Source information: SAM riboswitch aptamer (S box leader) from Sediminitomix flava, 110 nucleotides, folded computationally. The coordinates come from a structure-prediction model, not an experiment, and the mean pLDDT is 82. The RNAcentral record of the sequence draws on Rfam. The source organism's lineage runs through Bacteria, Bacteroidota, Cytophagia, Cytophagales and Sediminitomix.

RNA sequence: AGCUUAUCAAGAAAGACCGAGGGACUGGGCCCGAUGAAGUCUUAGCAACCCCCUUCCAAAUAGGCAGGUGCUAAUUCCCAUUUCUGACAAGAGUCAGGAGAAGAUAAGUU
Numbered sequence: 001a002g003c004u005u006a007u008c009a010a011g012a013a014a015g016a017c018c019g020a021g022g023g024a025c026u027g028g029g030c031c032c033g034a035u036g037a038a039g040u041c042u043u044a045g046c047a048a049c050c051c052c053c054u055u056c057c058a059a060a061u062a063g064g065c066a067g068g069u070g071c072u073a074a075u076u077c078c079c080a081u082u083u084c085u086g087a088c089a090a091g092a093g094u095c096a097g098g099a100g101a102a103g104a105u106a107a108g109u110u
Base pairs, nucleotide, nucleotide: 001110002109003108004107005106006105007104008103013043014042015041016040017039021032022031023030026080027079028078029077044072045071046070049068050067052064053063054062076102082099083098084097085096086095087094088093
């Protein structure tokens, strides 16, 4: 890097260094940011994917969280961009719902 599976409406921030951008990509919007963005480090926390422990004859479930990751503004910030269904409309189309794509994270695998 590719593939498979699962999840994505909940949860959880302080400090130091640095110094202008950031919210994945394209279009639109809306936000965050010199009362300090992104990044790096420290500490703390959240969660429970893997591992481990408890429970159990065992499994499942439930509970715990030392270790491996992850995460700690806003639903993956929102909408559009593909497709299907339904309703409405003379039509362009509008509205509602589902799926998909893309992305993120974990575990496995090549």